Predicted 3D model of RNase P RNA and transfer RNA as a complex of 437 nucleotides.

[in-house]
RNA sequence: AGAGGGAAUGAGGUGACCGCAGGAUACCUGAAAGGUUUCCUGAGGAAAGUCCGGGCUCCAAAAAAGGGUACUGGGUAACACCCAGGAAAGGUAACUUUACGGAAAGUGUCACAGAAACUAAACCGCCGCAGCAGUCCGAAGGACUACUGCAGUAAGGGUGCAAAGGUGGGGUAAGGGCCUACCGGUGGAAAAGUAAUUUUUCAUCUGGACAAACCCUACCCGGAGCAAGGCCAAAUAGGAGGGUUUUACCCUCGGGUAGGCUGCUGGAGGCCCAGGGUAACCUGGGUCCUAGAUAAAUGGUCACCACCGAAGGAAUAUUUACCUUUCGGUAACAGAACCCGGCUUACGUUUCCCUCUUUCC
RNA sequence: GGGGAUGUAGCUCAGUUGGGAGAGCGCCGCUUUUGCAAGGCGGAGGCCGGCAGUUCGAAUCUGCUCAUCUCCACCA
Numbered sequence: 001a002g003a004g005g006g007a008a009u010g011a012g013g014u015g016a017c018c019g020c021a022g023g024a025u026a027c028c029u030g031a032a033a034g035g036u037u038u039c040c041u042g043a044g045g046a047a048a049g050u051c052c053g054g055g056c057u058c059c060a061a062a063a064a065a066g067g068g069u070a071c072u073g074g075g076u077a078a079c080a081c082c083c084a085g086g087a088a089a090g091g092u093a094a095c096u097u098u099a100c101g102g103a104a105a106g107u108g109u110c111a112c113a114g115a116a117a118c119u120a121a122a123c124c125g126c127c128g129c130a131g132c133a134g135u136c137c138g139a140a141g142g143a144c145u146a147c148u149g150c151a152g153u154a155a156g157g158g159u160g161c162a163a164a165g166g167u168g169g170g171g172u173a174a175g176g177g178c179c180u181a182c183c184g185g186u187g188g189a190a191a192a193g194u195a196a197u198u199u200u201u202c203a204u205c206u207g208g209a210c211a212a213a214c215c216c217u218a219c220c221c222g223g224a225g226c227a228a229g230g231c232c233a234a235a236u237a238g239g240a241g242g243g244u245u246u247u248a249c250c251c252u253c254g255g256g257u258a259g260g261c262u263g264c265u266g267g268a269g270g271c272c273c274a275g276g277g278u279a280a281c282c283u284g285g286g287u288c289c290u291a292g293a294u295a296a297a298u299g300g301u302c303a304c305c306a307c308c309g310a311a312g313g314a315a316u317a318u319u320u321a322c323c324u325u326u327c328g329g330u331a332a333c334a335g336a337a338c339c340c341g342g343c344u345u346a347c348g349u350u351u352c353c354c355u356c357u358u359u360c361c
Numbered sequence: 362g363g364g365g366a367u368g369u370a371g372c373u374c375a376g377u378u379g380g381g382a383g384a385g386c387g388c389c390g391c392u393u394u395u396g397c398a399a400g401g402c403g404g405a406g407g408c409c410g411g412c413a414g415u416u417c418g419a420a421u422c423u424g425c426u427c428a429u430c431u432c433c434a435c436c437a
Stems, first nucleotide, its partner, number of pairs: 001357008012305007020042005026036003044333001048344002051342005056225004066221005071085005086100001087098004101216002106214002108210003123157002125153002128150004133145005165183006184205009229262004239253006269288008306330006312323002362433007371386004380417001388404005410426005
């Protein structure tokens, strides 16, 4: 200098005044509601998206259908989350990423091109044999070239995202795991490891890709959601019963509605210390806490201090630093609505720690 | 607050075991007519809401995200 990883932070701090929401206390009115005084408290790291997992409530309770998860081990109330490890891919490295079970259960797809896209096959080639024609040497016969037919081959060319293990050597008429060395794949055995897996050795080249196509295997999941659910309940109009001065009134009861109360916030909670564990996390002890609205509160003004920028002043050759000065600024994403644990997405400012690479001293 | 669905041309919509982006109306030009409409012929107009991923290949499959629409009190 460049790069990688982690942590902290979220409209600076203090004070005063005004305003809003909730709670407590006292007073007034007083049936309740309400009003006033004093005090306390009052948004986030994501409160968001509602993508997962739970608590809680009601319904159902039996399986099926359907859905989800998917390397291994551990953590957890649970998880698709977290930690540790393995493998693969990327990077010189620090390090990062992964929807990483099965294609040898079966079905399906692989367009166009290409001979052939999976029970293999042969367009141009290569090689052998036979036929026929020509040329040359020539005693017999042989060599070369072109064409046709049959057989062999998959080295080379060509097609394509993908062509049946790759590269070198041997062998062969030409070729081919036909043989061999290295690499790769698959299977068995041994050793290491809790396991994924790794190493060694032996056999083998059978078996292309796609499961974010159907599917198979293993494991897990009942459904709905606080507008869940529970309680109280007006006026008016219906309903039932009864009464009377009888065709209109009165009384009683019951159901629903408006509305109100509850669920409603202290919890798998935060911080510190000790112990266990590589870690996530667990155990024990101590200590701390106050949002709960329902058209929906959490805002504004002033003063001082702090920081940043600009101007000015003065020291000075310049950089740079300094100041009883002046002006401006101190933000982005976004806002609780039953509550937790995660993930994902959006976003501001600066600070700190660790590591890698290159160059110089 | 909690559920569900949709997004393809200017508008309304098709698009299935993933391989050509289409239809109707509208628009433009030519023709027909004395002129207009209707008719006939031809044409333009899209990166399938956006960004990534799987795949040889994505409107289609998967994830994230944006926008729009819609339903949800209680009793019977």
The coordinates come from a structure-prediction model, not an experiment, and the mean pLDDT is 77.